[in-house]
RNA sequence: ACUUUGGAGAAGUCCGCUCCCCCCGGAGCGGGUGCCGAAGGGGCAAAACGCGCCGCGUUAAUCUCUCAGGCAAAAGGACAGAGU
Numbered sequence: 001a002c003u004u005u006g007g008a009g010a011a012g013u014c015c016g017c018u019c020c021c022c023c024c025g026g027a028g029c030g031g032g033u034g035c036c037g038a039a040g041g042g043g044c045a046a047a048a049c050g051c052g053c054c055g056c057g058u059u060a061a062u063c064u065c066u067c068a069g070g071c072a073a074a075a076g077g078a079c080a081g082a083g084u
Stems, first nucleotide, its partner, number of pairs: 001084006011033001013032008034071003040067001041065003048058004
């Protein structure tokens, strides 16, 4: 890297327009409010390492922010198991 299995959280939210449709209902776009963190992205060090050394620099996450994304199902999904 590929295949496969497992895989959480949060409104099946409100308004408007359009389309599909016999009805029920569904889809798309735009706007509003409330939320989630485990695609991605941003941020941080008592420690560690380094340096021209008491100052400076580098560096992480499942932490944190919520930009993106997500809030019935589906899809996605960090991470983990198995196989190649």
Overview
The RNA shown here (Glycine riboswitch aptamer) has 84 nucleotides and comes from a bovine gut metagenome. RNAcentral holds the sequence, with entries from MGnify. It matches the Rfam family "Glycine riboswitch aptamer". Its Rfam clan is "Glycine riboswitch clan".